[in-house]
Context: one part of a larger RNA
RNA sequence: GGAUGAAUGCUGGCGGCGUGUUUAAGGCAUGCAAGUCGAGCGACGUGCUCUGGUACACUGUGGUGAUAACAAUUAUCACUAGAGUGUACUAGAGUUACGAGCGGCAAACGGGUGAGUAACACACUGGUAACCUACCUCUGAGUCAAGAAUAGCUCGCCGAAAGGCGAAUUAAUGCUUGAUAGCCAUGCGGGGACAUAAGUCAUUCGCAUGUAAAGAUUUAUCGCUCAGAGAGGGGCCUAUGUCUGAUUAGCUAGUUGGCGGGGUAAUGGCCCACCAAGGCUCUGAUCAGUAGCAGGCGUGAGAGCGUGACCUGCCUCACUGGGACUGAGACACUGCCCAGACAUCUACGGAUGGCUGCAGUCGAGAAUAUUCCUCAAUGGACGAAAGUCUGAAGGAGCGACGCCGCGUGUAGGAUGAAGGUCUUCGGAUCGUAAACUACUUUUAUAUGGGAAGAAUUUGUGACGGUACCAUAUGAAUAAGAGGUUGCUAACUCUGUGCCAGCAGCAGCGGUAAUACAGAGACCUCAAGCAUUAUCC
Repeated sequence: GGAUGAAUGCUGGCGGCGUGUUUAAGGCAUGCAAGUCGAGCGACGUGCUCUGGUACACUGUGGUGAUAACAAUUAUCACUAGAGUGUACUAGAGUUACGAGCGGCAAACGGGUGAGUAACACACUGGUAACCUACCUCUGAGUCAAGAAUAGCUCGCCGAAAGGCGAAUUAAUGCUUGAUAGCCAUGCGGGGACAUAAGUCAUUCGCAUGUAAAGAUUUAUCGCUCAGAGAGGGGCCUAUGUCUGAUUAGCUAGUUGGCGGGGUAAUGGCCCACCAAGGCUCUGAUCAGUAGCAGGCGUGAGAGCGUGACCUGCCUCACUGGGACUGAGACACUGCCCAGACAUCUACGGAUGGCUGCAGUCGAGAAUAUUCCUCAAUGGACGAAAGUCUGAAGGAGCGACGCCGCGUGUAGGAUGAAGGUCUUCGGAUCGUAAACUACUUUUAUAUGGGAAGAAUUUGUGACGGUACCAUAUGAAUAAGAGGUUGCUAACUCUGUGCCAGCAGCAGCGGUAAUACAGAGACCUCAAGCAUUAUCC
C1' cells in the first nucleotide's frame, strides 16, 4: 500500500447492486417448508340432485249437505276427494364438491450444515471384456382366461390417551393362478473365429426348460407387458497430486497372497473354509495433531504466500449410536425398528418429539436481519387437462457491512463589516468567506400520468401506483472524522510544570512544550473517518 462475511468509537442525506451467527453440529414455543391423481377403485361419511313414502303448515280446485237472499246463482260454514309449495324424518338412485380409505407416481429431488474425514474424500488421467438405470426418446412383438382376499364402513370388546383385538362385508391399473413367447434367461448340441494345446468367444444355428401383461375415458388417445437401441444419471477400479510433528521407528493375523465357495447390479478378504507366510516402512509406515476438497478468492512484477464467506461442482451429516425394510434409486433431514440422553403429556399402566429447511426464541458471543408478500415469472412433483402443492424461487423489509454513483448549490459581491485568534499595537488572518444581488432545482416535498418484465388469439404482475415522465414550490431538506516534533501533508497562543498526560517507532513533559490539555489557524480523506484484529 492492498484486502475482509469483520467488530468498536465519533458522525450520518439519497439511490443501485451485492452481502449478513465466522461462536454453541447448544436447547427449541408457534406457524409454514411434499404432495398430487375421481381419466385406477368402492359412493364409506358429509353435501348436492332426482324419485317415492310419512307427518305438519300454507295455497288453489272439485263434490255433498246446511244457512241467507224469490229463482238462476252467489256468499258463509261443515264434511270429503284430490293437487301444488315448503319444512322435518325416512327409503332408493345418481353425482367425486368436501373428508377419510385402497391404489399409482413423487417423497433418494429441491433446501440446510461442515460435525466427522489426511484418504472409503477431492482434483485430474484412464478403465469397466466386472455393472445398474424409474421417468424421457426411437424400434419390434404382445395385451388371452380365471380366482381368492383386504382397507374403508358396520357391530362387539380393551384402553385416560396414543392406539389395539375380534366378527361380518366390498372394489380396483392392489394380489394370486393358468395359457401364450418374436425377443430374453438358463442348460445341451453343432458350425465358425482365435489359440501349439488346454481352452476362450462380444458371433451363428438347432433343441429343451423357464419367465409377461391392466385397464381408463369425452373413441381418440393415454396406459400395461417383454425385448433392443439411445440420452441423461449412477456404482466400482485406477497412475499422479493434496497440512504439521521423528520430543511418534517400527506397523500388520483377515493381516498379504492363493484355491474353493457365499454374497452383490458388479470386481474384490467384501465375507467364510482350507493352504502358504507374506504385506507396508527413513522416497517417513504406524501414531498423534489439525482440516471438508476443488473451480476460485486475497496479495504480489512474477515465482510464491495466505485462504476456501457468497456463487458453482463433488463429498459428508441430519438429537447420539446401531439396523434393516420399501423401492429403479436410500441404509432415507420433516419414513420405520432397537438402545441412550434430553424434553412434553399421563388416569402412573403407558404414550409423544427431533429447526445443521424459512421465519422466530432462549443461550453463547466483539458480532450478524422479518414469526413479511406471491406462486405473476423461472424451475420442480402429480395430473389427459383445468389445476393443486412448492419458506425452491421471485420479491419486499432491516443493517454505511461492502462496492459504485449522486447531492449538501452556482455566479457576482470589499466598507476587506461585525466577531474570533495573533500582534512588533502599525497591523495580519479566518476572508469572497458572510451579509447583499442575480440565478438554478440534481435532490426534497406536493399533484398528475404511469410501464417493460406476459410467453400465446383472449386472459393472467407478488413486486407496485414501484421505476420512469410532466408540472409546481423554494437555497430550500443534507458534513463530519482523524491529524498538524520527525518518519508524514499541515503552527501559533494560553494553561500545566518529569505533575497531569501522550505515544506506531524514535521519543515528548523537571517554567518560554509547534509532541500533554484548550483555543484559533491549517492539512488529509469525505457520508464517511479513525482504531483494533487477521492475510499478502